[in-house]
RNA sequence: GCCUGGAUAGCUCAGUUGGUAGAGCGCUCCCCUGAAGAGGGAUAGGUCACCAGUUCGACCCUGGUUCCAGGCACCA
Numbered sequence: 001g002c003c004u005g006g007a008u009a010g011c012u013c014a015g016u017u018g019g020u021a022g023a024g025c026g027c028u029c030c031c032c033u034g035a036a037g038a039g040g041g042a043u044a045g046g047u048c049a050c051c052a053g054u055u056c057g058a059c060c061c062u063g064g065u066u067c068c069a070g071g072c073a074c075c076a
Stems, first nucleotide, its partner, number of pairs: 001072007010025004019056001028042004049065005
């Protein structure tokens, strides 16, 4: 330098024909307990990496940028 994959909640990850986002764990509260744990219930928590474009509408499509992982090439 080229190619491929990835970036979504605090963490690990889903998601989709383009119609506005979820799970598990964790935090908080409640039930239960003498108390705690386990168990059960409820709530909160998101600029879907960033910048543009297409569209009535973008996490999703297009272009570019940044970062991470892998592969190839060069290393006179």